Model confidence (mean pLDDT): 76 of 100. A computed fold for a 96-nucleotide RNA from Prochlorococcus marinus bv. HNLC1, annotated as Bacterial small signal recognition particle RNA. Taxonomically the source falls in Prochlorococcus marinus (Bacteria, Bacillati, Prochlorococcaceae, Prochlorococcus). Its Rfam family is "Bacterial small signal recognition particle RNA". About the family: The signal recognition particle (SRP) is a universally conserved ribonucleoprotein involved in the co-translational targeting of proteins to membranes. The family's RNA type in Rfam is non-coding RNA gene.
RNA sequence: GACUCGGCCUUUCGCGGUUUUAACGCCUAAACUGGUCAGGACUGGAAAGUAGCAGCCACGCAGGAUGCUUUGAACAGGCGAGAUAACCGAGUCAUA
Numbered sequence: 001g002a003c004u005c006g007g008c009c010u011u012u013c014g015c016g017g018u019u020u021u022a023a024c025g026c027c028u029a030a031a032c033u034g035g036u037c038a039g040g041a042c043u044g045g046a047a048a049g050u051a052g053c054a055g056c057c058a059c060g061c062a063g064g065a066u067g068c069u070u071u072g073a074a075c076a077g078g079c080g081a082g083a084u085a086a087c088c089g090a091g092u093c094a095u096a
Base pairs, nucleotide, nucleotide: 001093002092003091004090005089006088007087010083011082012081013080014079015078017075018074019073020072022070023069024067026064027063028062033058034057035056036055041050042049043048
C1' cells in the first nucleotide's frame, strides 16, 4: 500500500409501539326536513276526496363511547434487512 472481515458514525427500506386528526362502522340525535299518516277536522246526497296533529320510518345539524379498521401527522428511537467515505480493530498478501 492492497484485499477480506468486524466495529463505530451517518443513512435507506420494511415491520411494529405511543399520541393525535380525518373517514367508516355503532349509539343518541334538533329541524317551521321527507314519507306514511290512527284519531279528529273540512268538502260531498253518497262513493270518495283534501289538508294534516300525534305516532312510526327514513334523512341528519350536532354529539358520545369505542374499533385496535383505514388515512395523514408527530414522538421515542424498538426489531429486521441493507448501503456508504473516513476512523478503529483483526487477518492475509506485496514492497522497503